This is a predicted structure of a 73-nucleotide RNA (transfer RNA) from Sulfuricella sp. The sequence was found in a public genome assembly. Rfam family: tRNA. It is annotated as a transfer RNA.
Order: sequence, then C1' cells, then structure tokens
RNA sequence: GGGUUGUUAGCUCAGCUGGUAGAGCAGCGGACUCUUAAUCCGUAGGUCGACAGUUCGAAUCUGUCACAGCCCA
Repeated sequence: GGGUUGUUAGCUCAGCUGGUAGAGCAGCGGACUCUUAAUCCGUAGGUCGACAGUUCGAAUCUGUCACAGCCCA
C1' cells in the first nucleotide's frame, strides 16, 4: 500500500427483512441474613466510533475518515 472483519451501557456481547435499542455481569436502593457472600425484588445507565448521503423513517443501506484484529505485498 491492497483486501477483509469489527467498533452498540462501566465490562463482555446480542440486535433477523430499515419501523419504540436489549441481555448477562458490575453499580445504586430494598428484602433476606448475627455479619459478609449467595439469593430475591426494584432502579439507574446509550451522540449505537466520527462526519456526510439515501429514505417518511438508519445501530442496520452508501461514501469518506479514525481506531483495532486478520490475510496478501
């Protein structure tokens, strides 16, 4: 330099065919318990990497850029 895959909550990851963004763990509050842990109930947390385009509507489609992995040179 070329190709390819990925970037979504604090962490690890889902999200099909464009139509209300989710789970587990962690956090916070509570129940339970002699206490901790465990368990149970509740709760908060998101510019969906950035910018632009298409569309009535974009995490999802298109382009450019950034970052990371892999392959080729």